[in-house]
RNA sequence: UGGCCCGUAGCUCAGACGGCAGAGCAGCGGAUUGUUAAUCCGCAGGUCGCAGGUUCGAUCCCUGCCGGGCCAG
Numbered sequence: 001u002g003g004c005c006c007g008u009a010g011c012u013c014a015g016a017c018g019g020c021a022g023a024g025c026a027g028c029g030g031a032u033u034g035u036u037a038a039u040c041c042g043c044a045g046g047u048c049g050c051a052g053g054u055u056c057g058a059u060c061c062c063u064g065c066c067g068g069g070c071c072a073g
Stems, first nucleotide, its partner, number of pairs: 001072007010025004019056001027043005049065005
């Protein structure tokens, strides 16, 4: 320098044909317990990496950039 893949909740990751963003773990509250732990119930938590484009509408499609990984030079 070029090619490919990835970037979504604190962490690990889903996500549909473009049409209200989800799970597990972690956190908080409660139940249970002599107290913890475990278990059960509930709650909160997101500019979907950034900027533009297309569209009535973009996490999703297109372009550029940034960051990470792999390969080639």